Model confidence (mean pLDDT): 77 of 100. This is a predicted structure of a 170-nucleotide RNA (Lysine riboswitch aptamer) from Hujiaoplasma nucleasis. The source organism's lineage runs through Bacteria, Bacillati, Candidatus Izemoplasmatales, Hujiaoplasmataceae and Hujiaoplasma. Its Rfam family is "Lysine riboswitch aptamer". Gene Ontology term of the family: lysine biosynthetic process. The model forms 100% of the base pairs in the Rfam consensus. The RNAcentral record of the sequence draws on Rfam.
């Protein structure tokens, strides 16, 4: 002088990035359920089982919810593996079991959102998740270009950019 790796600090992708909380509200649904009438034996459930002549299912009339989930280019907060999904384990809650939900850990995958198709969940044409395709966009590498930029590839995120410091090398 140049200048790594590990680690540190600060940033970028989009306001249509990620997540949490809150809320107008839509839907759930004229459903569940209650009462009356008529009628007269089954109904519900994954299993176990429960309900029913003290009147089931279905029908008519009158009345009539709630939970989970969604939720505005909204508000606030925390952020940039933000976070999500799958599998396993542990703990807690509900439950008779099955099972479901939440948290944590481990492993794997995914740069980001969008559209379409299929599948699963859900009451659902909402929405969420996964897979695939399509283009868009960000980053990196290479090539081209007077410049703006263009083309190709990506097994791309504990990555990328910048700063500072240090080893090696000269």
């Nucleotide at each position: 002088u140049c200048a790594a790796a590990c680690a540190u600090u600060a940033g970028a992708g989009g306001u249509a990035g990620c997540g949490a909380u809150g809320c107008a509200g839509a839907a759930g649904a004229g459903u569940a359920c209650u009462a009356u009438g008529a009628g007269g034996a089954g109904u519900c459930g994954g299993c176990a089982g429960a309900c029913g002549a003290a009147g089931a299912u279905a029908c008519a009339u009158a009345g009539g919810a709630a939970a989970g989930g969604c939720a505005a280019c909204c508000a606030u907060c925390g952020c940039c593996g933000a976070a999500u999904a799958u599998a396993a384990a542990a703990u807690a809650u509900a439950g008779g079991c099955a099972u479901a939900u939440a948290u944590u850990u481990u492993a794997u995958a995914u740069g980001g959102g969008g559209u379409u198709a299929c599948a699963a969940g859900a009451a659902a044409u909402a929405c969420u998740u996964g897979u695939a395709a399509c283009a868009c966009u960000c980053c990196u590498a290479u090539c081209u270009u007077u410049u703006u930029a263009g083309a190709u590839a990506g097994a791309g995120g504990c990555g990328c950019u910048a700063a500072a410091a240090u080893a090696a090398a000269u």